[in-house]
The RNA shown here (small-subunit ribosomal RNA) has 1520 nucleotides and comes from a Candidatus Poribacteria bacterium. The coordinates come from a structure-prediction model, not an experiment, and the mean pLDDT is 83. It matches the Rfam family "Bacterial small subunit ribosomal RNA". Gene Ontology terms of the family: ribosome and structural constituent of ribosome.
RNA sequence: UUUUUGGAGAGUAUGAUACCGGCUCAGGACGAACGCUGGCGGCGUGGAUUAGGCAUGCAAGUCGAACGAAAAUCGUAGCUUCGGCUGCGAGGAAAGUGGCGAAAGGGUGAGUAACGCGUAGGUAAUUUGCCUUUGAGUUAAGAAUAACAUACCGAAAGGGAUGCUAAUACUGAAUACGAUCGAAGUUGCUUCGGCAUAUUCGAUGAAAGGCGUAAGUCGCUCAAAGAUAAGCCUGCGUCCUAUUAGCUAGUUGGUGAGGUAACGGCUCACCAAGGCAACGAUGGGUAGCUGGUCUGAGAGGAUGGUCAGCCACAUUGGGACUGAGACACUGCCCAAACUUCUACGGAAGGCUGCAGUCGAGAAUAUUUCGCAAUGGGGGAAACCCUGACGAUGCGACGCCGCGUGGGGGAUGAAGGCCUUCGGGUUGUAAACUCCUUUUCUAAGAGACGAAGAUCUGACUGUAUCUUAGGAAUAAGCUCCAGCUAACUACGUGCCAGCAGCUGCGGUAAUACGUAGGGGGCAAGCGUUGUCCGGAAUCACUGGGCGUAAAGCGUGCGCAGGCGGCUAUGCAAGUCAGGUAUGAAAUCGCUUGGCUCAACCAAGCAACUGUGCUUGAUACUGCAUAGCUUGAGUACGAGAGGGGAAAGCGGAAUGUACAGUGUAGCGGUGAAAUGCGUAGAUAUUGUACAGAACACCCAUGGCGAAGGCAGCUUUCUGGCUCGAUACUGACGCUCAGGCACGAAAGUUAGGGGAGCGAAACGGAUUAGAUACCCGUGUAGUCCUAACUGUAAACGAUGGGUACUAAGUAUAGGGGGGAUUACUCCUCUGUGCUGUAGCUAACGCGUUAAGUACCCCGCCUGAGGACUACGGCCGCAAGGUUAAAACUCAAGGUAAUUGACGGGAGGCCGCACAAGCGGUGGAGCAUGUCGCUUAAUUCGAAGCAACGCGAAGAACCUUAUCCAGGGCUUGACAUCCUUUGACAACUAUAGAAAUAUGGUGUCCCCUUCGGGGGCAAAGUGACAGGUGCUGCAUGGCUGUCGUCAGCUCGUGUCGUGAGAUGUUGGGUUAAGUCCCGCAACGAGCGCAACCCUUGUUGUUAGUUGCCAGCACGUGAUGGUGGGGACUCUAAUGAGACUGCUGGUUAAAAGCCAGAGGAAGGUGGGGAUGACGUCAAGUCCGCAUGGCCUUUAUGCCCUGGGCUGCACACGUGCUACAAUGGCUGGUACAGAGGGUCGCCAACCCGCGAGGGGGAGCCAAUCCCUUAAAGCCAGCCCCAGUUCGGAUUGGAGUCUGCAACUCGACUCCAUGAAUGUUGGAAUCGCUAGUAAUCGCGGAUCAGCAUGCCGCGGUGAAUACGUUCCCGGCCUUUGUACACACCGCCCGUCACGCCAUGAAAGUUGGUAGCAUUCUAAGCCAGUGGCCUAACCUUUUGGAGGGAGCUGUCCAAAAUGAGAUCAGCGAUUGGGGCGAAGUCGUAACAAGGUAGCCGUAGGGGAACCUGCGGCUGGAUCACCUCCUUU
Repeated sequence: UUUUUGGAGAGUAUGAUACCGGCUCAGGACGAACGCUGGCGGCGUGGAUUAGGCAUGCAAGUCGAACGAAAAUCGUAGCUUCGGCUGCGAGGAAAGUGGCGAAAGGGUGAGUAACGCGUAGGUAAUUUGCCUUUGAGUUAAGAAUAACAUACCGAAAGGGAUGCUAAUACUGAAUACGAUCGAAGUUGCUUCGGCAUAUUCGAUGAAAGGCGUAAGUCGCUCAAAGAUAAGCCUGCGUCCUAUUAGCUAGUUGGUGAGGUAACGGCUCACCAAGGCAACGAUGGGUAGCUGGUCUGAGAGGAUGGUCAGCCACAUUGGGACUGAGACACUGCCCAAACUUCUACGGAAGGCUGCAGUCGAGAAUAUUUCGCAAUGGGGGAAACCCUGACGAUGCGACGCCGCGUGGGGGAUGAAGGCCUUCGGGUUGUAAACUCCUUUUCUAAGAGACGAAGAUCUGACUGUAUCUUAGGAAUAAGCUCCAGCUAACUACGUGCCAGCAGCUGCGGUAAUACGUAGGGGGCAAGCGUUGUCCGGAAUCACUGGGCGUAAAGCGUGCGCAGGCGGCUAUGCAAGUCAGGUAUGAAAUCGCUUGGCUCAACCAAGCAACUGUGCUUGAUACUGCAUAGCUUGAGUACGAGAGGGGAAAGCGGAAUGUACAGUGUAGCGGUGAAAUGCGUAGAUAUUGUACAGAACACCCAUGGCGAAGGCAGCUUUCUGGCUCGAUACUGACGCUCAGGCACGAAAGUUAGGGGAGCGAAACGGAUUAGAUACCCGUGUAGUCCUAACUGUAAACGAUGGGUACUAAGUAUAGGGGGGAUUACUCCUCUGUGCUGUAGCUAACGCGUUAAGUACCCCGCCUGAGGACUACGGCCGCAAGGUUAAAACUCAAGGUAAUUGACGGGAGGCCGCACAAGCGGUGGAGCAUGUCGCUUAAUUCGAAGCAACGCGAAGAACCUUAUCCAGGGCUUGACAUCCUUUGACAACUAUAGAAAUAUGGUGUCCCCUUCGGGGGCAAAGUGACAGGUGCUGCAUGGCUGUCGUCAGCUCGUGUCGUGAGAUGUUGGGUUAAGUCCCGCAACGAGCGCAACCCUUGUUGUUAGUUGCCAGCACGUGAUGGUGGGGACUCUAAUGAGACUGCUGGUUAAAAGCCAGAGGAAGGUGGGGAUGACGUCAAGUCCGCAUGGCCUUUAUGCCCUGGGCUGCACACGUGCUACAAUGGCUGGUACAGAGGGUCGCCAACCCGCGAGGGGGAGCCAAUCCCUUAAAGCCAGCCCCAGUUCGGAUUGGAGUCUGCAACUCGACUCCAUGAAUGUUGGAAUCGCUAGUAAUCGCGGAUCAGCAUGCCGCGGUGAAUACGUUCCCGGCCUUUGUACACACCGCCCGUCACGCCAUGAAAGUUGGUAGCAUUCUAAGCCAGUGGCCUAACCUUUUGGAGGGAGCUGUCCAAAAUGAGAUCAGCGAUUGGGGCGAAGUCGUAACAAGGUAGCCGUAGGGGAACCUGCGGCUGGAUCACCUCCUUU
C1' cells in the first nucleotide's frame, strides 16, 4: 500500500385469503459414470468397488584405496612327446570374508474413537549411525574361520565332515580424561523427589588400519558440545447411540525388587481398597487424523482424491534377532489359509513398489524411454545403482486458450414449413464476387532446459521461425405449458407416451411423436449420482409452544443454573500492549514468466488459534466486613363446603306388618312386556334399612392440583389484614428423586335403599346386538391395599419488576362526626377497554404487552398415544419409544357462498276460507311398454307426455320397411361440344322410366363472335333430416315479473373481503323516508309504449239520423246534416293534488270529499347479474368427423293410425238450476278472388242446382248460444247418456281398404246414479257457464290462438305444507347435502411385527493343548582365544525343564443379522359387499379417560370437557 465488498426468489394448499408447515425448482462443485457428438494445443488428473488372486520383467545396492583366493583373456621366459605344461607380469568376471546402506525412498487406508491426530507445553525421566566443532589418543600381541580343496548325502532346495588361509572380522593386555561407580566437599537451581557444578582420593572401561615416494589424506578409539532424527509424559480439541447405566482385581495407590535408552503396574512379591461414571464411564455402530477442499454474506454444513505433515499396515496371526535406528513391504523363525514344484521323503512363494493380467464393477491408463536434470545409497574418486524422479503414450476426466472463415451480395432465387391464399418465414442465409491463412499439408532452419571453462539431452528434429498451396481439413447437443429464455403444423385419441414439482393425453394437445421455426450452451451438450446453498426447515448469529406440532395432572425438593444494596482486597473470567508459535503448499493482494489464459514463480498480507509476559479492575467471580428493601419469625385481629376422626338429625325412597278400600295400576309418540281379585295402585299407622344432604347457593368461599356442601365436638394445614420488634439474602427455579392425584378398574372383608354396565323381556325398524319401556348383576357405599390415567383445560409452567382507566363482587384496615352514604388502601374473584402484541380469533395490571432467570416440550401427514427392548403393575394396563413403507400434502384462523330433520322476519291461490275439476265410466289425443318387415326421429321431475306437429289417406316422410331404378347426379359454379328443350301422342311397365311419332330456340353484332336458355360429355365437385346441442352461433324453457345484481371514489381490514346494499319504519318493489363512513352511479323495479274505461277538438264514407225535405207495404231508401252513436288521429284527465286522523313534524297508511276512474284504475308487451355442460346440428347457420354406383337421388306399395297393459292432458256425461219441441231477443272479433258466396229452386238432411254482390265500416261467411215466452217429460239406467254396430248416403280429392269428415234411419254400451288414496285451477268482469271466429288446410279440431254473452262464492288469518327473499347461526360441504365421510368383510400387491426352530457373523469368558521365541533354571553332554599347578577353571554352546503365549479344540452364555410353516395388525389399489358412526341440533350433541358388550362402523354405564345448536331465565357488561 492492498485485501477486508456482502445476503434476490418461485411453484404447489383453498372457490378465494392470511398464517403454520412440508415437498419441488432455479446456483455452485466432482478422482465421476451413462447417452449423442467430437478439430487442435497447453496445464493438470485417472482402480473410489475385492486390504480379492497374481504369469513375466524390473523396483537396493555399493566399496579391490578393509581381506584372502582367483576364472576367461593378453604379454613374456623355460620345457615339450608339438597336443600342451610350468614360472613371471598384466587383467580382473563370478562368488566369499568385512564395512556402510538396506529402518530412506515408493504403496495403501484394512485396523484404530486412541495421546492416533491437531495444537500448546514438558522431559531436572531419555537415546541419537553418518554430519559439524573442540580436546585427547591410535601401544604391543594372540586364536580362529568362510572362500578354496577332497570325498560324501539329497530328486531338488540344501547339508554336514576333513584339511588350508587373510583382514578395518574376533579376543586378551597396556595407557587414559571433564566418561561410569564409590568417598569427601563448594556454589547455584528446583516440580522439594532431586539436578547441575569448582576441587581431592580410589576403582572400572579404548583403538585398525588403508592409500600415497613423501607431504598428507581417508579411517579408528575415548570424551564434551551442536545439529538432525526419535522415544516418553501432560493441558485442551476430536462422529452417532441411554431402546448401552453402571464399569474395573494389575484393577487404583503404596513399599521393595526386576526391566528399559528412559518415567511408569511396564513386570513381580507384599500391603491397603481403591479408581472411573449423568460434565455420559462401560458397551454397540461408523471412521485413518490434519494443512486443506467444496459450498455459504457470514456463522456454519459437508468432505479429507491428487500435493504436503503425522499415524497405521505389508497374505492372516504370533515372535524375537541384528542394528544408532525395526519387532523390519521386496530380512529371519513358527502356526494357518491359498498357489506352485516334487522322485511323495520334502521344498518354494507373498505386486497395499512400476508396468501388466484375471476377477468383481457403472467405472479408472503403457508389460514405453532415460538417469540428461533434481534427489538418494555406496565409494577417496572415476563410477555403479535408483519403475524415486524426469519424460512419453492412452482417456474431452477437468480447467484454460484457439479454430471451423472475413467483407460485399435481393429478383428477397430454388427447396422446406405455415397461410386469412394476399402473403409470411428460413434469410444475407445460399449461390455469386473480393480477401485472409490461425489451423492443415509439404519443404527448410532450429533452441532454452547444461549447474559462469570443457564434456554430458531421455524428451527431440520437440517448442519456435521462414517459404509455398488452397476456404481449403473441422458442429454438435439440449430445450421451447408455468416455474424458465424460446410456437406453429401434422399424427395420435386416458392409447402410445411425457413428467423435477404442479401436472399433460378421453378427436381441434404451444406438455406425447415428427417436421419447420425459435431459445440456450458449444467441442461439447444433456441425464444420473453425491455434497453445500436456497432451508430462518434444529434458528449462536437466527424459530417457536391459548386455538396451527409443542407447558410434565399437581406440588415438595438434592445436584445444576441464576441471584438485592454498600465497601475493601485478589485478579480466575473480561479488556489492552508486547512476545513466541500457528511447516510449506493452498486462499487473497501486488508484481513477474510461458504470445494470452489455465499454469508457474517472487514479495506481502492472512492463518480469526494457543502459550508466555506486562498492565487495567467498570462488570461477573472469589474472600472479608457490613446494610434492610427480597425472604422469614414473634405479636394482635379475621374469613372460609381446606383436611382427618367420632357422634347426631330430618325430608324423601324402598321393604315388612296391620287398617281402610276396589279394579285396575304402571308406562309411552302410541303401545306392550310388567304388577294386580292369593286384593295391587291410592291412603293411614308402626318398624327397619342404606345412600345422599332440598331451600340457603352466588361467574360467592377454601385448597398445590385432583377436589370440597345437613348439624355438633376433637385434632390439624394454609391464607389475609394491622402495627411494632427481630434475623440479615437465609432467595428463585429445578434434570433425576419423593409425595399427592376424578371416574372407571383390581384384591380381601363388610354393606346393599335407590340408581345401574352386562344379561333378559317388550316395542320401534328393512334389520335394531341401539335410542324408548319393564326387570336387573357387577359396581356405586365402608375398611385395608393396589392402579396412576382424563377435554387431569384457562387446551395458557413457575418467579420478579414495569406499563391507561372504569365497574361489580368476597375478606380486612383507615378517613369524612355517625345510622344512611361516600372516599382511600391491601389481598382475592369477574367484566369492559387504551397503548402494545397476535396469522387472525382474541389477550389486555389475573397479559397472549415490555424485560430478565430457571425448567419442560415441538420440528410435514399417515404408519404410531404403535412394534421390539427396558422399567413399573396381581391383572387390566401404564411409562419410555422407533423403523420400513405410502403421500404432496396435513393443519389454524378468518372470508364469500351453498346447505341444515338451526333460529327470526317477510311474501306468493303456498296453506286456510270458498267455487269448479282431475283420479272411477265411454271416447279423443300424447307418452311408456309390447308387437312388427317397419311401427322414422327428438322431448324426460317441476321446466317431457292435445310437446316439435298452425292439421301422417298419396305427397308430407326423414333408408322407418319391402321392392324397382339412376350415378357429375333432383339442385349450384366452371370447361368442351351441340342447338334445342318443352309440349302433344303411341306402346311396355306398379310407377320411375324406356322405345317410337309429330315438333326443331331467342336476343345483340363491327358478321369474327358474344349473351341467355337447353341438352350431351369430362372432372373439379354436388348431396346427406348421417354423428357430435359435451366443439358452436342464434333462438327458447326455468328459477321469476322474484327484487334483486353490480360499479366508481372514499373508509375499514395484512388479505380474501367488508362498508355502500345493514339498522328503524314503509312499500307490489333495493319503493320511499329517517338514521348511519359513506357519497354517488349503472342494470333491474316504477314510468315512458299498446289496449280498455271518461271526455274535448278535428274529420264525416261504405258508418250514423236529432232537426228539415222526398219516397215506400216496410227499411238512412233518397236529398241533406255532424247534433248523437261510431270510426281514427290528436289532446285533456289521476298527482296521495285537497281535508281529517295516525306515525316521528318523515316516508307512508287509514277515512273522506270531488271525480268516469283513487291510491301501480284493469289487461298486455317488456324478463337484471346469473343457474341448470337445461332444450334444439330434424327450423336456420356452422367447426370437426363420416359417407360418395351410397348414409345421395327417383318411383310403387306399406308403416308412422298396429294393442294385453300403465300414465298424462282433454271432450261428453251421469241429469229436473235438466232434456225435448215450438216461438222470440241481444254480440264482439275475425276471414274472403284457385276465395266468401246472397236471393231463388230441389233434398228429411249432409248437400246439390243457380248465379246477384264483394279485392270489402258497402257484399258474403252470419241464424250467435245460454237467455226469455209457452208446452211435454216426473226421478227411471229414464224422452238422462250417447259409445258401439248394421244399413243408406253427401262432400273433398288421381285415390277414402288399411286410414277422412259429415248426414239420415236403426241400434242404445259403461264398475256411468258425482268417483279410493291422492291431486289441480281460480281472488272479479275473475271462477263457472254459453256460443262465435281464425291459423294450418283439397278434405279432416274434443287441440291451439282469439272474441264476446250471462256471471258468482270466499279470504278469520300466517300455526302448519310448498316455493322464494332478507338477517343471523353451525359446518370436516365448494362438482357446494344428489355434498362429505367411517369401520368390518371379499380380492390383488407391498413393507413390517410375532413365531416352534434353523443358518451365519462378531466380541468376550472358562478350560485343554501348547509351535516358534525372549527370559529363568539346569545335568552324568560339548567347548579355539583368557587364566592355570596342564588337571582344571572362567566363559560359551546344543539339549532338557519352567513361566508367558499365537493358532487350534471344547463348553456355557451374550449380541447382531438371514431364513421360517403359521399368524397379527398396517399401507396402497377399479365403479365389490354390509350398514351410516362423524361433519348441520348430522337427525340419540360430540369428544376424553375407563369398564363391559356387539358383523362393522359403534352402543351402554360412571366421571369429566365445550372444541355443543336452540329457547328461556339469572348474573355481568355497554348506553341513557
RNAcentral holds the sequence, with entries from ENA and SILVA.